[in-house]
Context: one part of a larger RNA
RNA sequence: GGCGUAUGGGGAAUGCCUUGGCUUCUGGAGACGACGAAGGACGUGGUAAGCUGCGAUAAGCUACGGGGAGCUGCAAACGAGCUUUGAUCCGUGGAUGUCCGAAUGGGAAAACCCAUCAUGUUGAAGACAUGAUAUCCCGAAAGGGAAGGUAACCCAGGGAACUGAAACAUCUAAGUACCUGGAGGAGGAGAAAACAAUAGUGAUUUCGUGAGUAGUGGCGAGCGAAAGCGAAUUAGCCCAAACCAUAGUCCAUUUGGGCUGUGGGGUUGUAGGACCUGUAUAAUUUUAUUUUUUCUAAGUGGAAUUUGUUUGGAAAACUAAACCAUAGAAGGUGAUAGUCCUGUACACGUACGAAAAAAUAAAUGACGGGUAUCCUGAGUAGCACGAAGCCGGUGAAACUUUGUGUGAAUUUGCCAGCACCAUCUGGUAAGGCUAAAUACUCCCAGAAGACCGAUAGUGAACGAGUACCGUGAGGGAAAGGUGAAAAGAACCCCAAGCAGGGGAGUGAAAAGAACCUGAAACCAUACGCCUACAAGCGGUCGGAGUGCUGACUUUAUGUCAGUAUGACGGCGUGCCUUUUGCAUAAUGAGCCUACGAGUUACUCCUUGUUAGCAAGUUUAAUUCCUUAAGGGAAGAAGGCGUAGCGAAAGCAAGUCUGAAUAGGGCGAUAUAGCUAGCAGGGGUAGACGCGAAACCUGGUGAUCUAUCCAUGGGCAGGUUGAAGUCCCGAUAAUCUCGGGAUGGAGGACCGAACCAGUUCAUGUUGAAAAAUGUUUGGAUGACCUGUGGAUAGGGGUGAAAGGCCAAUCAAACCAGGAGAUAGCUCGUACUCCCCGAAAUGCAUUUAGGUGCAGCGUGUAUACAUAUGUCAUGGAGGUAGAGCUACCAAUAGGGCUAGGGGGCUUCACCGCCUACCAACCCCUGAUGAACUCCGAAUGCCAUGACAGUUUAGAUAUGCAGUGAGGCUACGGGUGCUAAGGUCCGUGGCCAAGAGGGGAACAACCCAGACCAUCAGCUAAGGUCCCCAAGUGUUUACUAAGUUGGAUGAACGAGGUGAGAAUGCAGAGACAGCUAGGAUGUUGGCUUGGAAGCAGCCAUUCAUUUAAAGAGUGCGUAACAGCUCACUAGUCGAGCGUUCUUGCGCGGAAAAUAAUCGGGCAUCAAGUAAACCACCGAAGCUAUGGAUUGUCCCGUCCUCGGACGGGAUAGUGGUAGGGGAGCAUCGCGAUUUCGCUGAAGGCUUGCUGCGAGGCAGGUUGGAGAAAUCGGGAAAGCAAAUGUAGGCAUGAGUAACGAUAAAACGGGUGAGAUACCCGUUCGCCGUAAGACUAAGGGUUCCUUGAUCUAUGCUAAUCAGAUCAGGGUUAGUCGGGACCUAAGGGGUAGCCGAAGGGCGAACCCGAUGGAAAAUCGGUUAAUAUUCCGAUACCUGUAUAUAUUGCGAUGGGAGGACGAAGGUGCGUAAGGUCUGCGACGCUACGGAAUGCGUCGUUGAAGCGAGAAGGUGUUGAUCUGGUAGGCAAAUCCGCCAGUGAGCUGAGCCGCGAUAGUAUCCCGUUCCAUUCGUGGAAUGGGAAUAAUGACCCCAAGCGGACUUCCAAGAAAAGUCUCUAAGCUUCAGAUAUAUACAGCCCGUACCGUAAACCGACACAGGUAGUCGAGGAGAGCAUCCUAAGGCGCUC
Repeated sequence: GGCGUAUGGGGAAUGCCUUGGCUUCUGGAGACGACGAAGGACGUGGUAAGCUGCGAUAAGCUACGGGGAGCUGCAAACGAGCUUUGAUCCGUGGAUGUCCGAAUGGGAAAACCCAUCAUGUUGAAGACAUGAUAUCCCGAAAGGGAAGGUAACCCAGGGAACUGAAACAUCUAAGUACCUGGAGGAGGAGAAAACAAUAGUGAUUUCGUGAGUAGUGGCGAGCGAAAGCGAAUUAGCCCAAACCAUAGUCCAUUUGGGCUGUGGGGUUGUAGGACCUGUAUAAUUUUAUUUUUUCUAAGUGGAAUUUGUUUGGAAAACUAAACCAUAGAAGGUGAUAGUCCUGUACACGUACGAAAAAAUAAAUGACGGGUAUCCUGAGUAGCACGAAGCCGGUGAAACUUUGUGUGAAUUUGCCAGCACCAUCUGGUAAGGCUAAAUACUCCCAGAAGACCGAUAGUGAACGAGUACCGUGAGGGAAAGGUGAAAAGAACCCCAAGCAGGGGAGUGAAAAGAACCUGAAACCAUACGCCUACAAGCGGUCGGAGUGCUGACUUUAUGUCAGUAUGACGGCGUGCCUUUUGCAUAAUGAGCCUACGAGUUACUCCUUGUUAGCAAGUUUAAUUCCUUAAGGGAAGAAGGCGUAGCGAAAGCAAGUCUGAAUAGGGCGAUAUAGCUAGCAGGGGUAGACGCGAAACCUGGUGAUCUAUCCAUGGGCAGGUUGAAGUCCCGAUAAUCUCGGGAUGGAGGACCGAACCAGUUCAUGUUGAAAAAUGUUUGGAUGACCUGUGGAUAGGGGUGAAAGGCCAAUCAAACCAGGAGAUAGCUCGUACUCCCCGAAAUGCAUUUAGGUGCAGCGUGUAUACAUAUGUCAUGGAGGUAGAGCUACCAAUAGGGCUAGGGGGCUUCACCGCCUACCAACCCCUGAUGAACUCCGAAUGCCAUGACAGUUUAGAUAUGCAGUGAGGCUACGGGUGCUAAGGUCCGUGGCCAAGAGGGGAACAACCCAGACCAUCAGCUAAGGUCCCCAAGUGUUUACUAAGUUGGAUGAACGAGGUGAGAAUGCAGAGACAGCUAGGAUGUUGGCUUGGAAGCAGCCAUUCAUUUAAAGAGUGCGUAACAGCUCACUAGUCGAGCGUUCUUGCGCGGAAAAUAAUCGGGCAUCAAGUAAACCACCGAAGCUAUGGAUUGUCCCGUCCUCGGACGGGAUAGUGGUAGGGGAGCAUCGCGAUUUCGCUGAAGGCUUGCUGCGAGGCAGGUUGGAGAAAUCGGGAAAGCAAAUGUAGGCAUGAGUAACGAUAAAACGGGUGAGAUACCCGUUCGCCGUAAGACUAAGGGUUCCUUGAUCUAUGCUAAUCAGAUCAGGGUUAGUCGGGACCUAAGGGGUAGCCGAAGGGCGAACCCGAUGGAAAAUCGGUUAAUAUUCCGAUACCUGUAUAUAUUGCGAUGGGAGGACGAAGGUGCGUAAGGUCUGCGACGCUACGGAAUGCGUCGUUGAAGCGAGAAGGUGUUGAUCUGGUAGGCAAAUCCGCCAGUGAGCUGAGCCGCGAUAGUAUCCCGUUCCAUUCGUGGAAUGGGAAUAAUGACCCCAAGCGGACUUCCAAGAAAAGUCUCUAAGCUUCAGAUAUAUACAGCCCGUACCGUAAACCGACACAGGUAGUCGAGGAGAGCAUCCUAAGGCGCUC
């Protein structure tokens, strides 16, 4: 380490439960609000964080009613109380009701700030209390109303897109979503200018039907009525006008007329009314009052066992008896209760209120006749053009509405009846109101569920729209269970311990609060077996050994059975998906648990099946009856069927066509349907689940960033030296040129802060979702930056990169349409049985999709087919073959037209030609698109036989497939390449296992129902691995050829066999011995050439046994050695050529290697023959299961079921069909259970299987069987969802390398906390102040260490408790205005709304006033001390023209540059004060260190600035919207105005130091150090240097020409002028609200973090230095939490 068993941990599944949900039904209600709503903020309790209640009368006050014993909410405890004098509690009414919110006195950043008036309190100011004070509409006024909110339903104004049409534009989606306005409990519609059709109906609305009909429609996709009929409910009316009267007004000559208002009158189609005339006051309806009745809140009464036995912790269980019942609904009570409790049936009661009925009163409201005249809805109806609505898309298009234009009639009129006209019929427009039947449910009450049961059901069973995320719109969780009762563990022990554990105790049981049950992953511990020479899907088959249990006997090292382990051996490459094909190195899954996908609706269509009725069948809405819930009946409207044909009229067993009686088409002859349940399939709906990128609608965002607007701020230091000016020189010159000085320009230069981001490196699960280090660019400008504001999504902004618009941009984000669509990918869940494909054809905006056909399956039907063999008869043009048989092509030769070339002096005639070449001849010979020919096979038909295991046909339900692949053969293409591609014919794989081929989808053999330790074979094998022959016979091979594969051309005395042809006892071939000569050195050539450089040749001749004018080697040339040739010796075969078997070389690749390995040589190789054996899931044998068909038997509800037998089957993907198992509710019947249900763990038995049953144990209250009926009904995979747990791994890391060390203290524990001594780091900060932002982080000599802190912690920005922020002068408000915002009047716009004088808000700007010292644990310009100042009020005194929302002045402004004065700060020197002065020498009149300080304000007032380019004053004046004494202007006059610092007072303060105490620490006991309280008062009111601030709103220069308003001063107007008011002085008084802690370059802000990043402004010391650079230091702060 593995397996097993046991015991635990971990975790929270499962079971059981339910307080919460979901879906309905019945009834109610649909309320609210200026009398302040909805919704909130903040408060409120004795202690009080949350929820609930309530509101300063604050878990409550009050009245009435109910009720009757305890009570002070959830929610304990302590404390304090209330209550029979009736509490708490319940119901109804009333009171109170902070602040915000329509929000309403004004304002505003909701819950805050600031007012005015009246009244009251006080002496005024001031403060407090109460009330009033918004806008719009109506109204003369008094007064009334509106606003805002609200789930769905309703009406109206606007109005998409995705999508569908397999694209898309009309169309669809859809008048949907959404936005907006408005109303009500409903809304809208509504009493015919309507339908209809010669018959009629009689407002509207709703339901059923008509009907998917009529229609409409790129006549596509789709859209889609109405009348009528059956029902629900029913209800009708009022004005305008004519006419009369009257009021006002105008006209007017009149008793009048016009207009407006009021009253009467009057309201319609059979026309009616006015008018004239007659009769009459009804019915009805509404309102008010009274009476009666009923209903209704809290509520009251309400029967019957605490009977016995047993078990038990407990009885309601069991058992034995009893009782009630108009009550046996339900819940609770220690298990399951009619009789224990609450209740239930039934009966009773009733405030406010509601309903009904009756009575009374008031109002309303009629019926005739006549018909001369009058009235009866005008920019209307109609028409034209453009649109919209209707079923109707412009169409032949009626009807309704209307944007533009035009424009009637008047009852003898007008409108409609689907163009239009006539007749006929119906109606009476251009005014209005109207209940019910209908729609919905935020809410209340009651009831229910074949709904859920904590990953379910609402998002939410629980302090949930909470925590948390986001700037915002918005998004949005997790989380239930002790027990009957807390009886919630006294006490003891261990421990640092309020942690935890062990005892004890409680309890039925620890169920022990991390609490019911308590699964799995995962992590351990103990024991048994195995494992350290051994390779792999981890299993399976066999199996040695060992441990344990049981039984048996012959008691043994025994046997048998079971169980755990498993050395060793055989075989063996997971699952899913997708594919021609996957172990694949193609996809998906870390593991476990729970959840997770073909469902539902539809009077749609179709098929099957079951049932009812049947030429019929069936109801729909609705109504009635009834129930606890079901249900039953009525209802014939309507549908389907019973008859078809035709375009139709129409005719009809026929009809249409047609001249037809013909022919033909469709029908009849042959009648079965209808309705309902269930099932298969289709359609419409999201339609099996998950998944886009996108489109559209309405909102939210400019805290990031882009640009702009307003107002503020920032830029060390150094350098250069433009213009201008001045001077000098040149010059006639002031032009111009040169030089010098002055001057200080610049999108100038160098370089910090600041801004940016060039290079390289690091980083890349970072320190950081863009940084760090180094380096670099700009750094007075088109610069950088703060605060406030503007621009918004097809829009903005953009020095332009498609950049940026909140870590998102070729169209942001959020929500919705929405479950968009997805011919695409992925996933799709239990078992068994039967059958079983396709990857082809045609078509396709089609090629990975689809339709039809083909192939599969189920059912039904009838028949005799399908298939094979043989025979006979056919069609045909392939293979082959052939080509003087056509067409096309073709090599050689011959013959020879024609042509070319050459020759012939030109021409002619002619000649030649290994030039080209037709026809013809000879030889040879090609063809898919040649054929004079021409098979085999296949195909068709007929017959016979076989077959009979129907495999065939027809009809119909349901599919899948339409990517194929390899191999053999026949071809095309290609290279007669491809594991290529395209066809055809087979086979196989696909969808096929087994054996062989080493391994290897397809090759060879062979088709797996199951079992067997039986047999025979196939392919292939038989030496070993490895089952079977080291088999037999004969050859070959020597190369390990064989034996990786194809191995080639070519090469070779390898070797076997065969054939042909030579030589050879007259002696061959090979070897050995010997010869190999002479003319001659042949001639020529040559320097030489002698056989042998070369050339020539009659290469001749001689001697010979034989010997070349020479086959090689060799020499300068000779020489020399050889060969040919000959003899001898030897003694039998020796050569050449061809064919053929097996071998050799040719032969080079990447892991050491590929006969499968070892290995094999008379093979274990090769060739041939033979015998035996092995060998598969084939065949056989035995047993079993199941399917089809047939037979027999039994039963039977006549459908079938069961049993037996025969026979044939039983591989299987997509797919079709059949039969079952399991889960969860329900009904009926029946059981089980505290003597122990479900669930969990485990063992055994059983079924082909899904599964089932039983035992043990845990558990502690429910559960099951059978038969039916119904589903949220079965998981391994979807980069699935949620939770838990692993792995990586005790690994990486622990976030700037500025750094620690030691001693002491505390403590259980110290690297870190505290103290001390050293060391190190920053020091234009890593110090100090402050704005924003945060919000208690601040402080404690209070406590704590579970979590947080990247480690520990005694510490803390952590936890608990307590404490802390003090203002007339600081900042903001009670003051002002900018950009901008709001907004009255007004303007514009479908609506919402958009602009916008006045006015208001709005700082980043303007505007009155305080300093020093001290003090706290924590605050201080705030408290205290001292010393000041400002504004206002009153009084007093003095003086007096005061007075504004008006006039004027002022406030009041740029950039850059430079000089002077000059304080603070800093430095130097001197003096003074205090302290110290060390080994040796000198020195003490010396040396060193530290200190030597001092505000606002008041007083006086210098430098300087400005001013003669005019301060001040005087006079005039027509301008300043009126006035003015002011301003301006004109004329005169002529010197003021401003101003830092210094100085004096303030000044008895304070510091160093010293003295007296206290406490602590150390101690060498001498003293030293630290903290702290009190006191003393001893030192310069020196000089100089350099100079921020200030003077200064100054000065100079320049061009780009540089806020507003108020406070302030002044002038007058109205007005007032004894008052009031103003000015000055003095005294007294007043001075409100908010912020104030702490962090603030950061551990407290923005970055998810205690994050190397970002964050505006102020101060910012010393040495060196130009310097805020840089280095080192001070004060101060740190050493960066391992």

Large-subunit ribosomal RNA, half A from a Bacteroidia bacterium, 1682 nucleotides, folded computationally.
It was read from a public genome assembly.
The coordinates come from a structure-prediction model, not an experiment, and the mean pLDDT is 81.